[in-house]
RNA sequence: AAUACUCUCCGGGCAGGGUGAAAUUCCCGACCGGCGGUUAAAGCCCGCGAGCCUUAUUAAAUUUUAAGGUUGAUCCGGUGGAAUUCCGGAGCCGACAGUUAAAGUCUGGAUGGGAGGAGAGAAAA
Numbered sequence: 001a002a003u004a005c006u007c008u009c010c011g012g013g014c015a016g017g018g019u020g021a022a023a024u025u026c027c028c029g030a031c032c033g034g035c036g037g038u039u040a041a042a043g044c045c046c047g048c049g050a051g052c053c054u055u056a057u058u059a060a061a062u063u064u065u066a067a068g069g070u071u072g073a074u075c076c077g078g079u080g081g082a083a084u085u086c087c088g089g090a091g092c093c094g095a096c097a098g099u100u101a102a103a104g105u106c107u108g109g110a111u112g113g114g115a116g117g118a119g120a121g122a123a124a125a
C1' cells in the first nucleotide's frame, strides 16, 4: 500500500380536461425511467437487481442460506473511424396485492431489500 472488516448515503412520475352515482385505474392529454457493461453517452443492445413460483436447508409458517424457473419494450434517417447509446422523427414497455370502474404514476409490503456505486473509519499478519 492492497485485501478482509465496520459505519453512512444512493428510485422517479397523471398538470389540465371528458364520461359517469362512483375512475389519478376508462377516454383525450401529461409525466417518469434502478445497477454494471458496451471503441460515443441506452427504460426498449448484453447482463444484473427487486417481485412471483418450485426444491432443498434452517428450531422457525411471510425466519436463515442456497439452487433452479419465470420476468416488458425500437425502428428509420443523419453525422462520424466507431453510435439500435448522440441529433431529427415516429413508436413501444413497465411485477404483485388493494381500491364503490379496470393502475408504470394512488395505497401497501417498503423508514424494507438489492444490483452495484460513492464517502469515511480502522487494526493484526
Base pairs, nucleotide, nucleotide: 005121006120007119008118009117010116016028017027018026030105031104032094033093034048035047036046037045043092044091051070052069053068054067055066056065074090075089076088077087078086096108097107098106